This is a predicted structure of a 1511-nucleotide RNA (small-subunit ribosomal RNA) from an uncultured prokaryote. The RNAcentral record of the sequence draws on ENA. Its mean pLDDT, the model's own confidence on a scale to 100, is 84.

């Protein structure tokens, strides 16, 4: 933000915030610092990651030196030979390089997080239970001999890795002897210490055990042995702390613990023997699951929560599982050996390997980098040193992965350019934004200069110093000499030139940001809540704007908002929660007082709580991030001084807590046996006759075989009428006839005793309605199932007739209820009033009959106070306290499954997938209601007349058609738009035309135009002919009109009435419908407006936390009723005068017309009511209680109607959806329906005579008399612009005749056949006259309609539209003139309070549940496949140990020698023992025919449960 029409509350999803080893999507200019495989502890080609010592030893090689053989050559000599140069063996020595043998590392560094839920990490402690290479410090020592082997050499096997003879040889390599102690070990004493075991030191016996040189001239240096300390490092042991599941409740045989032994540096069941039975655990053992652990890291106000990337500290690993050797140290990443599995080489016979070390490759993944540089620096290895080695490290590289820093120009610059967008067409925005001018140069490119990071160490030189007999040697200054991968890198400077640099997001609301256009519930959005069905700020795009920036957004994760697990800091009457009650364990908590103790708990010291990080204050890269110094802080643990009030503990006392005696009392408390009357069945017997009995109404059913009714006597079960009561008892279920016996428990009194015995309770027991089981009995009545009968669309139901189980007893199970006060249990505290049971006491009295007082139960009212409201309120839901039990959205579900209990039925426990944005509590307005009061209305009753049925006119619907234009549609559409459809009207069909148009405005050209005739046409039209010449005028022209033409633009009965103005219907002429202020309520809202009366009326009048007002009623206007003034034409005429008898002077009284007054106001009388309001009578009056009628119609409903009156916004057409035109159509016709008219007759037709109105209408008009025609109507025309003339005759009515009950002398459809009238024209499609014809129809079935007095009926007249008329329609005018109302029960509409709701689109509402279809996700399952793990038992590798060891062996030891001895060893045997098998459990996963159930989806099927008394 989001549940609702608003509220408030609960309570649950979602959002804004941070962060991050991240990923993806679009963007991407630079530097500086960090980070970078979170998946397959998955495999790994390839190169490097641990070597160095020649100052340990023998040798090999290369190079040169020293030295010079043999040979061979020259000369000489015959020839020995000598000379001379050649020539370079073998030796000797130097440098250098090296496999081997010695030695040191290799046990560090690096990685990784598979295992570990453990003393493995933290953290504080013990070791008197221990070890410790090298390195510092102090002592001592280094005598004398021996005997191998590697390498090499030569043989041989092998393919290779490799291996094996033989033979030679050094050592700081082995080995022996000697010397010997402060050392070890044994025994034995002494101090001194200590926490037990003990430690320390001193002393005596006794046994035991070393070595090695190297370098140098040489001093001296470095090694070696030994023994003590000291730093560092390990090892061990212990307190306390370290996820989640009880649907894992019991695990444990070396298990626990002792003796003794072995074994290790080194306690110990750490091993083995014997002995004991013990150990561990609900304060969570054992299992299973997940996990490396900290310092820290993010988030948070904190307390917390989550995490454990980089860095640091510890653990654990190293293909996988076992094992050991070597060593100070390993059970060893880059070592051995065995088994395993993979993978490579093989000549098949064998070998060979291990990046969780730096790059890197394949595979996995949404993902995570170069097979770089250099040892310049730091740090480790070895060396005496040079130095060598060093993928640790320090550098560089990829990548916007994160942080921090800069740019991407600054300044002017309005015709507010052009261009977009939008527009109300004026304009407004993009916007000083461009351009244009003037300036910088960070950053770029070119060039140049150019650091720190480098001190060491070695070496030279020079001064001290130590120690020593001295010294060149050593130690320290100092100063010289040398080293840079990064890197020509950071900076600096100069040139250049605005020059090389802006995205990505969102704009409904939460949330900063609006506008057009396409789209039309479609494409699509969407975090929540929701957007889209033709005007989308929400989809897609444009403009704009907002937001953040080299980034932006999205996804995930994880904190926080979430007080939403709540320790800080939630809750449980009704919203999710109080256990169906007791009893009690374990725990928790617990009454006064006094002493003591000091665990807790204050408090003070002292150690420690690694650096890093966070926090404060300095400092250094121009800032910053970063880095660095000091400080703080690390809330902890540990030792230790204090302190004594409170908890705790120890002891002594106390009586108020609580129990115990004694006294009296009340009760449906409980068990058990026994009894009593009514009554309802049944059975017998009597009377008694035809019905009983049941219902809304019937029927089954019973009865003539005698019911029912009724009287008598009998049988059996079962409840307990009346007292009887928001009385009483009991924990709680629950408990009622009366009597006994047995018991439990409560209240009061009053004193006495006990002394804290107390309260709560997880588990555990024990009770537990009703229904149900099991056995065995009982059974009237009543009655699940069932069965008939009814209702009913259906009725497995309501109702009726019957009717078994059960209801009852006795004993065993069950163990749940709306088991609820929906309210755990104790104790205390806090205003009352007023009923009831139970007890004391007091006053009073005959009497406890009233009255006070006072315990204890059990009800109502109601302050304070608490509650979201209702409400609760000394019986708290209020203020503490102690203890327990329960909640954490709704749906799945009290379901699965697993366990525990049950004879079943079941019950306890009790989840996930998956889904939904809510489910919900209380109140508050309103609609409803087969819910209540109250009251109205032609509502209904009482009436009277009509529809529904004929026929016909007229509207709708359906059909039909080219078209039958279009709207209206329940009441409130259908004689309705239309107060007129032959053409026109007209919007529709069909054809012919027309395209600036039939109409408007502007602009250009010509002209006056119109008009007539002819021709062709079906008319618009077209084409040819002909008359004729506007106004003004400043003489330029203008203006009107027509005509061509050009574009702007008309044009539209085309869409949308759900996009609207405007008008109208309805509810309704109903009494509503609101407001200000105040009050009340957290709030929506309340009150006023309810209430008593009264009325037509929210009309008054009176109470009232309301006092007012405002739109409504009413009344103000208009007509009619009586009357008065006033004026009398055309109206009227009484008296007068005349008269042809038509009317005329004349009058203005009368009627009448029309203007203006009066009249009527519950105003008087009387009665009833509150003395009000008002009501009933009454007088008076033309009229009486709003006189009649009519105009008026609140707030607001229905998205009511109407875009076809009008008007208008969007949106469509534009040689057409626009114009114009003939002809058709709306008039069609199997049917349904509304509305009317005319009838069916006699209260009636019809013929003749004769009376009486009013409203209107009339010059394109009504049109008299006259004459014609049977009539429609002609002819012809007085009069009349109308109180004058005409329409016009008023008809029903009287009078008078005719008809005589029937399809008629009714009724007049239809239909033939003549005319008349209007009209350009009556064919389709007029309207009337005549003759002729003479259909249905004999009062209308369910149903339903109007009307309360001048009304209903009825009966004629006008008039509007209009050339005529389909007018029987409307809207008006008179005339004639009724009946009936008891009354509000019922129907229908409406006020007005009130109740109930799960409605609020408001009952035409909301909603259940099965079936059918789809979709995913779960449970069962005949099985079948893994995986983990228990327990048996087989095999048993390497390997320690252990036993043997006839075999082998150089060193010692006897021996002259052979040999023996001692010792090792092969090899043997034996314990254990990994992988492996085998059988059996128990566990988790897959995955299956098929079975269940759930959820969820568009508008399917049945049917109607719930919600109102839901009927």
């Nucleotide at each position: 933000g989001u549940u609702u029409g608003a509220u408030c509350c609960u309570g649950g999803c979602u959002c804004a915030g941070g962060a991050c080893g991240a990923a993806c999507g679009c963007u991407g200019g630079c530097g500086g610092c960090g980070u970078g495989c979170c998946u397959a502890a998955c495999a790994c080609a390839u190169g490097c990651a641990a070597g160095u010592c020649g100052a340990g030893c023998g040798g090999g090689g290369u190079a040169g030196c020293c030295g010079g053989a043999a040979g061979g050559u020259g000369u000489a000599g015959c020839g020995a030979u000598a000379c001379a140069g050649c020539g370079g063996a073998g030796g000797g020595g130097u440098a250098c390089c090296u496999a081997g043998c010695g030695g040191c590392g290799a046990a560090c560094g690096g990685g990784u997080g598979a295992g570990u839920a453990a003393c493995g990490c933290g953290u504080g402690g013990g070791c008197a239970a221990u070890c410790u290479g090298c390195c510092c410090c102090c002592g001592g020592g280094g005598g004398c001999g021996g005997g191998a082997u590697a390498a090499c050499a030569g043989a041989c096997c092998g393919a290779a890795a490799g291996g094996c003879c033989u033979g030679c040889u050094a050592a700081u390599a082995c080995c022996g002897c000697a010397u010997g102690a402060a050392g070890c070990c044994g025994u034995c004493c002494u101090a001194u210490c200590g926490c037990a075991u003990g430690a320390u030191a001193a002393g005596a016996c006794g046994g035991u055990a070393a070595a090695a040189g190297g370098g140098g001239a040489a001093a001296c240096c470095c090694g070696c042995c030994u023994g003590g300390g000291g730093a560092g490092g390990a090892g061990u042991c212990c307190g306390c702390c370290c996820c989640c599941c009880a649907u894992u409740a019991g695990c444990u045989a070396g298990u626990u613990g002792g003796u003794g032994a072995g074994a290790u540096a080194a306690a110990a069941g750490c091993u083995c023997a014997c002995c004991a039975a013990g150990g561990c655990u609900u304060c969570g053992a054992u299992g299973g699951g997940u996990a490396g652990c900290c310092g820290a890291a993010c988030u948070g106000a904190g307390a917390g929560g989550u995490u454990g990337a980089u860095c640091g500290g510890c653990c654990a690993c190293a293909c996988u599982g076992g094992g050991a050797c070597u060593g100070a140290g390993a059970c060893a990443c880059g070592g051995c050996c065995c088994a395993g599995a993979c993978a490579c080489c093989u000549a098949c016979g064998g070998g060979u390997g291990g990046c969780a070390g730096c790059a890197g490759u394949a595979g996995g993944g949404a993902a995570u980098a170069u097979u770089g540089g250099a040892c310049a620096a730091u740090g480790g290895g070895c060396g005496c040193a040079a130095g060598c080695c060093u993928g640790a490290u320090c550098c560089a590289g990829c990548c916007a992965u994160g942080c921090c820093g800069c740019g991407u120009g600054g300044g002017g610059g309005a015709u507010g350019a052009a261009g977009g967008c939008c527009u109300u067409c004026g304009g407004g925005u993009c916007g000083u934004a461009a351009a244009c001018c003037c300036c910088u140069u960070u950053u770029c490119u070119a060039a140049g200069g150019g650091a720190a990071g480098a001190a060491c160490a070695a070496c030279c030189a020079a001064a001290g110093g130590a120690g020593g007999a001295a010294a060149u040697g050593c130690c320290u200054u100092u100063g010289g000499c040398c080293u840079g991968a990064c890197g020509g890198u950071a900076c600096c400077u100069u040139a250049g030139g605005a020059a090389u640099a802006a995205g990505c997001a969102a704009c409904g609301g939460c949330u900063a940001a609006c506008u057009c256009c396409g789209u039309g519930c479609c494409a699509g959005c969407a975090g929540c809540c929701g957007c889209g069905g033709u005007a989308a700020u929400a989809c897609g795009g444009a403009g704009g704007u907002u937001g953040c920036a080299a980034g932006c957004g999205u996804u995930g994760u994880u904190c926080g908002g979430a007080a939403u697990a709540a320790c800080u800091g939630g809750g449980c009457g009704u919203a999710a929660a109080g256990g169906g009650a007791g009893u009690g364990u374990a725990g928790g908590c617990g009454g006064u007082u006094c002493a003591g103790u000091c665990a807790g708990u204050c408090u003070g010291a002292a150690g420690u709580g690694a650096a890093a990080g966070c926090c404060c204050g300095g400092g250094g890269c121009u800032c910053a991030a970063c880095c660095u110094c000091g400080g703080a802080a690390u809330u902890g643990c540990u030792u230790u001084g204090g302190a004594a009030a409170c908890u705790g503990c120890u002891g002594g006392a106390c009586u108020u807590g609580a129990g115990u005696a004694c006294g009296u009392g009340a009760g449906a408390g409980g068990a058990a046996a026994g009894u009593g009357g009514a009554a309802u069945u049944c059975c017998u017997g009597g009377u008694g006759u035809a019905g009983c009995g049941g219902u809304g109404a019937a029927a089954u059913g019973c009865g003539u075989a005698g019911a029912u009714a009724u009287c008598a006597g009998g049988a059996g079960g079962a409840a307990c009428a009346c007292c009887g009561g928001u009385g009483g008892c009991g924990a709680a279920a629950g408990c009622g006839g009366c009597u006994u016996u047995c018991u439990g428990g409560c209240a009061c009194g009053u004193u006495a005793c006990u002394g804290a015995c107390g309260c709560u309770g997880a588990g555990g027991c024990u009770c537990g309605a009703a229904a149900g089981c099991g056995u065995g009995g009982g059974g009237a009545g009543c009655a699940a199932a069932c069965a008939g009968g009814a209702u009913u669309a259906g009725a497995u139901a309501c109702c009726c007739u019957g009717g078994u189980a059960g209801u009852c007893c006795a004993c065993g199970c069950c163990g749940u209820a709306a088991a609820c006060g929906u309210u755990g249990u104790g104790c205390a505290c806090u205003a009352g009033g007023u009923g009831u049971g139970g007890g004391a006491g007091g006053u009073a009295u005959c009497g406890a009959c009233c009255c006070c007082u006072u315990c204890c139960g059990u009800g109502c009212c109601g302050c304070a106070g608490u509650u979201a409201a209702c409400g609760c309120a000394u019986u708290a839901a209020g203020u503490g306290c102690a203890c327990c039990g329960c909640c954490u959205g709704g749906g799945g579900a009290g379901u699965a499954c697993g366990c525990u209990c049950g004879c079943a039925a079941g019950a306890g426990u009790g989840a996930a997938a998956c889904u939904c944005a809510a489910a919900g509590g209380a109140a508050u307005u309103g609609a409803c209601g087969g819910g209540g009061g109250c009251c109205c209305g032609c509502a209904c009753a009482a009436g009277c007349g009509g529809u529904g049925g004929a026929g016909c006119a007229u509207g709708u619907g359906g059909u039909u058609u080219a078209a039958u234009u279009c709207g209206a549609g329940g009441c409130a559409a259908c004689g309705c738009g239309a107060a007129g459809a032959a053409c026109c009207u007209u919007a529709c069909c069909u054809g012919g035309a027309c395209u600036u148009g039939a109409c408007a405005u502007c602009c250009c050209g010509c002209g006056c135009c119109c008009g007539c005739u002819u021709u062709a046409g079906a008319a618009a039209u077209a084409a040819a002919g002909u008359u004729u010449u506007c106004c003004c005028u400043u003489c330029g022209g203008g203006g009107a009109c027509g005509c061509g033409g050009u574009g702007a633009c008309a044009g539209g009965u085309g869409u949308u009435g759900c996009a609207u103005g405007g008008c109208u219907g309805u509810c309704g002429u109903c009494a509503g419908c609101u407001c200000g202020u105040g009050u009340c309520g957290u709030g929506a809202g309340a009150u006023g407006u309810u209430g008593g009366g009264u009325u037509a009326a929210g009309u008054c009048c009176c109470g009232c936390a309301a006092c007012g007002a405002g739109c409504g009623c009413a009344a103000c206007c208009c007509c009619u009723a009586u009357u008065c003034u006033u004026a009398g034409u055309u109206a009227c005429u009484a008296a007068c005068a005349g008269u042809u008898c038509g009317g005329u002077g004349g009058g203005c009284a009368c009627u009448c017309u029309a203007a203006g007054g009066a009249g009527a106001c519950u105003g008087c009388c009387g009665g009833u009511g509150a003395u009000a309001a008002a009501c009933c009578g009454g007088a008076g009056g033309a009229a009486g209680g709003u006189g009649g009628g009519g105009a008026c119609g609140a707030c607001g409903u229905c998205a009511a109607g109407u875009c076809a009156u009008c008007a208008u916004g969007g949106c469509c057409c534009u040689u057409a959806c626009g114009u114009c035109u003939g002809g058709g159509g709306c008039u069609a016709c199997a049917c349904a329906c509304g509305u009317g008219c005319u009838a069916c007759a006699a209260u009636g037709g019809c013929c003749g005579g004769u009376a009486c109105a009013g409203u209107g209408a009339g010059u394109u008009g009504c049109a008299a008399g006259a004459c014609c025609g049977c009539a429609a109507g002609g002819u012809g025309g007085a009069g009349c612009u109308a109180a004058u003339c005409u329409c016009a005759a008023a008809a029903a009515g009287c009078c008078g005749g005719u008809c005589u009950c029937a399809g008629u002398u009714c009724g007049g459809a239809u239909u033939g056949g003549a005319g008349u009238c209007u009209g350009c024209a009556a064919c389709u499609c007029g309207a009337c006259u005549c003759c002729a014809u003479g259909a249905a129809g004999u009062c209308g079935g369910a149903a339903u309609c109007g009307c309360u007095a001048g009304u209903a009926a009825u009966c004629g007249c006008g008039u509007a539209u209009c050339a005529g008329c389909a007018a029987c329609g409307a809207c008006g005018c008179g005339g004639u003139g009724a009946a009936u109302a008891c009354g509000u029960u019922c129907c229908c509409g409406g006020g007005c309070c009130u109740u109930g709701u799960a409605c609020a689109c408001a009952c035409c509402g909301c909603c259940c549940g099965u079936c059918a279809c789809a979709u995913g996700a779960c449970c069962c399952g005949a099985g079948u496949c893994g995986g983990g793990u228990g327990c048996a038992c087989c095999c048993g590798a390497a390997g320690u140990c252990g036993c043997u060891g006839a075999c082998u062996g150089a060193a010692c030891c006897u021996g002259c020698a052979a040999a023996g001895g001692a010792c090792a060893g092969a090899g043997g045997c034996g314990c254990c023992g990994a992988a492996g098998g085998u059988g059996u459990g128990c566990u988790u996963g897959g995955u299956a025919a098929g079975g269940g159930g759930g959820a969820u989806g568009a508008a399917g099927u049945c049917g109607u449960a719930a919600c109102a008394a839901g009927g």